Description
A computed fold for a 108-nucleotide RNA from Flexithrix dorotheae DSM 6795, annotated as SAM riboswitch aptamer (S box leader). It was read from a public genome assembly, where an Rfam model found it.
RNA sequence: GGUUUAUAAAGAAGAGGGAAGAGACUAGGCUCUAUGAUCCUCUAGCAACCCUUCUGGUAGUCAGAAACGGUGCUAAUUCCUAGCCUAAAUUUUUAGGGAAUAUAAAUU
Numbered sequence: 001g002g003u004u005u006a007u008a009a010a011g012a013a014g015a016g017g018g019a020a021g022a023g024a025c026u027a028g029g030c031u032c033u034a035u036g037a038u039c040c041u042c043u044a045g046c047a048a049c050c051c052u053u054c055u056g057g058u059a060g061u062c063a064g065a066a067a068c069g070g071u072g073c074u075a076a077u078u079c080c081u082a083g084c085c086u087a088a089a090u091u092u093u094u095a096g097g098g099a100a101u102a103u104a105a106a107u108u
C1' cells in the first nucleotide's frame, strides 16, 4: 500500500512551536482563522476498536462493567449538498441503497 469486517447524529482542553491559509478528493455552499487557525510537540481529557480482568449467557454467536497498556480522537452530523444506481414526484425535489473518506482489528 491492498483486501475483509465493524463503526461514523454522542463525547473530549491547555501550554509551547510555527506562520497563512484551513475544514479528505472535485464542485457549489457555509464556517474557522493575525484575539494566530489547519499543522507539529508535551501534558490533560474523550472513547471502548484491540489487549487485560470480572460478571452473565451459549448449539453457534453475544451482552455488560472496569480502565494499566496499544492505536485513535478532542469546531460545526464524515460541517451541508452533489459525484453512481433505484423508486416516487415533476424537470427539480424527496426517500433508500451504493461509492468515497476516517478509525480499529485481522490478513496479505
Base pairs, nucleotide, nucleotide: 001108002107003106004105005104006103007102008101013043014042015041016040017039021032022031023030025083026082027081028080029079044074045073046072049070050069052066053065054064055063056062078100084097085096086095087094088093